[in-house]
Record summary: This is a predicted structure of a 73-nucleotide RNA (transfer RNA) from a Myxococcales bacterium. The organism belongs to Myxococcales, within Bacteria. The coordinates come from a structure-prediction model, not an experiment, and the mean pLDDT is 82.
RNA sequence: GCUGGCGUAGCUCAACUGGCAGAGCACCUGUCUCGUAAACAGGAGGUUCCCGGUUCGAUUCCGGGCGCCAGCU
Numbered sequence: 001g002c003u004g005g006c007g008u009a010g011c012u013c014a015a016c017u018g019g020c021a022g023a024g025c026a027c028c029u030g031u032c033u034c035g036u037a038a039a040c041a042g043g044a045g046g047u048u049c050c051c052g053g054u055u056c057g058a059u060u061c062c063g064g065g066c067g068c069c070a071g072c073u
Base pairs, nucleotide, nucleotide: 001072002071003070004069005068006067007066010025011024012023013022019056027043028042029041030040031039049065050064051063052062053061
């Protein structure tokens, strides 16, 4: 330099065909316990990497950047 994949909650990842952004773990509160943990119930947490385009509507499609990973040279 070329090609492909990936970038979404603190972490690991979903969201297939464009239509209100979710799960597990972690965190907070409560119940339980002499107390802690576990278990159970509830809660909070997101400018979906950035800038544009298409569209009534974009995490999703298109273009350009940036970062990470892999392959080729």